[in-house]
Context: one part of a larger RNA
């Protein structure tokens, strides 16, 4: 020196990313208990106080012996001194640093962010604000349902259910709400027209050759290869609806009797220009905005502003009791975490063997 144990003066988080580690706290009884709340909580809130041992006095309970009482009288009911047992209160002593005398066994409060909750999860670096949740809406499905990453099929699940029942999806308790856009993209609906395959049709044309000509060359029938109009569904074009479908929610420029602001005003573009709440936010680049709290002193936090680089409403918007081994910021109390180390024990390392 290393690891594990303890103990410590004065301080008391000065350490650190952060009080991480370790103190503090604890049991039981009595008192006592705050904003807020979805009246259930929040609560063991917090904050106090008590606790051994002897002697004594006393209350109720349980049992029940003598007695006493009732009867229907060897039986049994009621009561009930006493002993015995549980259980509590008053008084008055005793001892010790110390009585919950070992062990075991909450540290607390304020204020944000998340995510309702209790639960799920990366078996072996992540337990969360991930995932699931009841609750909400969509959309499909009349039953031999729909749908199955079951099955080749028959057939099985669904479901011995049947629309308040079952699949998909996407949002997440509850409370106040969920604006605008149907150009685009899906997707329902719609069927005149326009476009569109095979198939249907065969107008024309080639090849082949009997035949027919002096030849050139024509050229039936057959057999064969091409093939034009017409005709031919669904799609798509094309009219519609729809957003708790995918998704999207502008610019420029001038204006009020100081300035400064811009309720008003013109213009451009667009399928429409972001509604209500929220906001330098788990979102703010500039940016330690900027002001106010807190500290001696705060890039963190907390209340506000709002010029949102690049919030926004079931890819939910804002709130919210409880709840959380979640994370953020302050406080009380407490400590060797720190000032700053020391000492004591054990096991190591070390040195002889």
């Nucleotide at each position: 020196c290393u690891g594990c144990u303890g103990u410590u003066a004065a301080g008391g988080a000065a350490c650190u990313a952060g009080g991480c580690a370790a103190u503090c706290u604890a049991a039981c009884c009595c008192u006592g208990u705050a904003a807020c709340u979805u009246c259930g909580g929040g609560a063991a809130a917090a904050a106090g106080g008590g606790u051994g041992c002897c002697c004594u006095c006393u209350a109720c309970g349980g049992u029940g012996u003598a007695g006493g009482c009732c009867u229907g009288c060897u039986c049994g009911g009621c009561u009930g001194a006493a002993g015995c047992c549980g259980c509590g209160g008053g008084g008055g002593g005793c001892c010790g640093c110390a009585g919950a005398g070992a062990a075991a066994u909450g540290g607390c409060g304020c204020u944000g962010g998340c995510g309702a909750c209790u639960g799920u999860u990366u078996a072996c670096u992540a337990a969360a604000a991930a995932c699931a949740c009841a609750g909400g809406u969509c959309u499909g499905u009349g039953c031999g349902a729909a749908c199955u990453c079951c099955g080749a099929a028959a057939g099985a699940g669904g479901a011995a259910g049947u629309a308040u029942a079952c699949a998909g999806a996407c949002u997440g308790a509850c409370g106040c709400c969920u604006g605008c856009c149907c150009a685009a993209u899906g997707c329902c609906g719609g069927u005149a027209g326009g476009u569109u395959a095979a198939g249907a049709g065969g107008a024309g044309g080639g090849g082949u050759u009997a035949g027919c000509g002096c030849a050139a060359g024509c050229g039936a029938a057959g057999c064969u290869c091409c093939g034009a109009a017409u005709u031919g569904a669904a799609g798509c074009c094309c009219c519609g609806g729809u957003g708790a479908a995918u998704g999207g929610c502008g610019g420029c420029c001038g204006u009020a009797a100081c300035u400064a602001u811009g309720a008003c005003g013109g213009u451009c573009c667009u399928a429409a220009g972001g509604u209500a709440g929220c906001g330098a936010a788990g979102u703010u680049c500039c940016u330690u905005g900027u002001c106010g709290g807190g500290u001696a002193a705060g890039u963190u936090c907390c209340g506000a502003c709002c010029c949102g680089c690049a919030u926004g409403a079931a890819u939910g918007g804002c709130g919210u009791a409880a709840c959380g081994a979640c994370u953020g910021g302050c406080g009380c109390g407490c400590u060797g975490u720190c000032u700053c180390a020391a000492c004591a024990g054990c096991a190591g390392a070390c040195u002889c063997g």
Predicted 3D model of a 353-nucleotide part of an RNA (large-subunit ribosomal RNA, domain IV) from a Planctomycetota bacterium.
It matches the Rfam family "Bacterial large subunit ribosomal RNA".
RNAcentral holds the full RNA, with entries from ENA.
The coordinates come from a structure-prediction model, not an experiment, and the mean pLDDT is 88.